[in-house]
RNA sequence: GGGAAUAGUUCAAGGGUAGAGCGUCGGUCUCCAAAACCGUUAAUGAGGGUUCGAUUCCUUCUUCCC
Numbered sequence: 001g002g003g004a005a006u007a008g009u010u011c012a013a014g015g016g017u018a019g020a021g022c023g024u025c026g027g028u029c030u031c032c033a034a035a036a037c038c039g040u041u042a043a044u045g046a047g048g049g050u051u052c053g054a055u056u057c058c059u060u061c062u063u064c065c066c
Base pairs, nucleotide, nucleotide: 001066002065003064004063005062008022009021010020011019016052023041025039026038027037028036045061046060047059048058049057
């Protein structure tokens, strides 16, 4: 100097109520289990600024990668 930080985990969303896969939990099914299906759970690293409105734009800090 460049890049990244969003759910337990891997990733989307690039100004207008933050979603998905896997996972957790519950249910249907089954003699039991697995699989399948339905539902549930849960998040924007910290401070400040701009804006009617910020995950998003600007800035400082922290951590990580090159």
Molecule: transfer RNA
Organism: bovine gut metagenome